[in-house]
RNA sequence: CACGAUAAAGGCAAACCUGCUGUAAAGGCAGGGACGCAAAGCCACAGAUCCUUCCAAAAGGACCGCUGGGCUACCGAAA
Numbered sequence: 001c002a003c004g005a006u007a008a009a010g011g012c013a014a015a016c017c018u019g020c021u022g023u024a025a026a027g028g029c030a031g032g033g034a035c036g037c038a039a040a041g042c043c044a045c046a047g048a049u050c051c052u053u054c055c056a057a058a059a060g061g062a063c064c065g066c067u068g069g070g071c072u073a074c075c076g077a078a079a
Stems, first nucleotide, its partner, number of pairs: 003076002011037002016032005021026001035065001041071003045068003049062005
């Protein structure tokens, strides 16, 4: 560099419930919760998906726990 164990320590948190923000999308924010995750840490850069305005073109927005890309990182069995 790469890889990822019935290892150790620690971390994140889907559905659902309550409250809040937003016209809306919203894996949003706060608390509970525990399906999962070795980058489920960060970045909307490309695609996908979704929302709003709109006849349309187009514009603005959401999402990184959809795929790809970029940056960074704990631990150390086997191959």
The RNA shown here (c-di-GMP-I-GGC riboswitch aptamer) has 79 nucleotides.